[in-house]
Context: one part of a larger RNA
Molecule: small-subunit ribosomal RNA, 5' domain
Organism: uncultured bacterium
RNA sequence: GAUUUAUCCUGGUUCUGGUCUUUGGUUUUGUCUUGUGGUGACGGGGAGCGGCAGACGGGUGAGUAACGCGUGGGAAUCUACCCAGUUCUACGGAAUAACCCAGGGAAACUUGGACUAAUACCGUAUACGCCCUUUCAGGGGAAAGAUUUAUCGGGAUUGGAUGAGCCCGCGUUGGAUUAGCUGGUUGGUGGGGUAAAGGCCUACCAAGGCGACGAUCCAUAGCUGGUCUGAGAGGAUGAUCAGCCACAUUGGGACUGAGACACGGCCCAGACUCCUACGGGAGGCAGCAGUGGGGAAUAUUGGACAAUGGGCGCAAGCCUGAUCCAGCAAUGCCGCGUGGGUGAUGAAGGCCUUCGGGUUGUAAAGCCCUUUUGCCAGGGACGAUGAUGGCGGUACCUGGCGAAUAAGCCCCGGCUAACUUCGUGCCAGCAGCCGCGGUAAUACGAAGGGGGCUAGCGUUGUUC
Numbered sequence: 001g002a003u004u005u006a007u008c009c010u011g012g013u014u015c016u017g018g019u020c021u022u023u024g025g026u027u028u029u030g031u032c033u034u035g036u037g038g039u040g041a042c043g044g045g046g047a048g049c050g051g052c053a054g055a056c057g058g059g060u061g062a063g064u065a066a067c068g069c070g071u072g073g074g075a076a077u078c079u080a081c082c083c084a085g086u087u088c089u090a091c092g093g094a095a096u097a098a099c100c101c102a103g104g105g106a107a108a109c110u111u112g113g114a115c116u117a118a119u120a121c122c123g124u125a126u127a128c129g130c131c132c133u134u135u136c137a138g139g140g141g142a143a144a145g146a147u148u149u150a151u152c153g154g155g156a157u158u159g160g161a162u163g164a165g166c167c168c169g170c171g172u173u174g175g176a177u178u179a180g181c182u183g184g185u186u187g188g189u190g191g192g193g194u195a196a197a198g199g200c201c202u203a204c205c206a207a208g209g210c211g212a213c214g215a216u217c218c219a220u221a222g223c224u225g226g227u228c229u230g231a232g233a234g235g236a237u238g239a240u241c242a243g244c245c246a247c248a249u250u251g252g253g254a255c256u257g258a259g260a261c262a263c264g265g266c267c268c269a270g271a272c273u274c275c276u277a278c279g280g281g282a283g284g285c286a287g288c289a290g291u292g293g294g295g296a297a298u299a300u301u302g303g304a305c306a307a308u309g310g311g312c313g314c315a316a317g318c319c320u321g322a323u324c325c326a327g328c329a330a331u332g333c334c335g336c337g338u339g340g341g342u343g344a345u346g347a348a349g350g351c352c353u354u355c356g357g358g359u360u361g362u363a364a365a366g367c368c369c370u371u372u373u374g375c376c377a378g379g380g381a382c383g384a385u386g387a388u389g390g391c392g393g394u395a396c397c398u399g400g401c402g403a404a405u406a407a408g409c410c411c412c413g414g415c416u417a418a419c420u421u422c423g424u425g426c427c428a429g430c431a432g433c434c435g436c437g438g439u440a441a442u443a444c445g446a447a448g449g450g451g452g453c454u455a456g457c458g459u460u461g462u463u464c
Stems, first nucleotide, its partner, number of pairs: 059247003068172007077164002082160008090124004100113005130140004145152002173219003180210003185207008222244004226237004249270005272283004300326001302325003308322001309320004339369004349360004374401006383391001408453005413434003419448005429436002
């Protein structure tokens, strides 16, 4: 669980007993297996401090008509690494990352506290030579150690080499329908500034300077060695390779450093794109690939540091889209092949024809050969002086197979090499120029034949 019964039956729950089975816990012993922490050595990885290199190499040609470039000179300069010479390398100090602790922020990132090292930073000493100055006396200024016995370093200074900055003569596009331009402009003095001369800057003074031998202005343009063309003189041009310059999203600025006013560094401003917690942040392919877009049009998000070269490192080595290679495109240049010999009844077919024939034409077929290339199989480099090979089982060599896998485009009236038939009928069309076509078109279209070039051919554009 009520409402027909204190009758019967029964799920759950609770209590109790017996028996059986399984599991868990604890302890002891044995066996097996494995983790964590600390310290030290060696090796590997990561961040940080410090050094050198990121100013080279690579890209692009916007700007620039200029000492930018080319060429020839010059004096008032600097130069890391490298080479040569002389000389020194002594004594100290204070910090700060990393790590730890505590925070802020969505993120980017960032703040505070405490600790520590150095070839990071600072001071002192010394300094012939070095620098400065009243030029004969004074003043100023340096360093860094490491590792184990041989090296690598550090400071000063002299010279060299290399690189760079600066100045000058000459040359360097078009326009006069651009004739005047200029105020730090031209010069001087004093000062500042720079590695260095200088109106480079500044104060004062003077009034200059440039220009028809083309100033100024406008337009265009990176320059050269070279390249194309041409008998040359010239003309045009500045892809690839090399030298110089300029630029790195647009404009400006400085910092660091031997060197930058810095392509893959910093700061500011602008445009654009992206993230956001709406407070704030991030980015810069004219590096190599690649995407979108534009365009008639231009390649792979490939391999390797093997070689050459560069950076760093005592070295081992690390990095290197520089470079060396491979991929794509008949884009160019060069070479080769698509077969060779023989073969007349001049086959068939096509085309033309005066209908006899001619031509395609030794061309084909047939017969006898060869194997470049290709495919299959085997071997297999140089580039690498000892080691190290991305290319690459590539080039090349040897053997085998089989005429096999391999021909097109333009033109044929004259210029200009190459002719007939049909169709068309001032139509359709051709055309570089002259010009063709209106019924017999060698000029249009097709066919046969012919000429030219050939893995190309023709057109268009451009230059001579």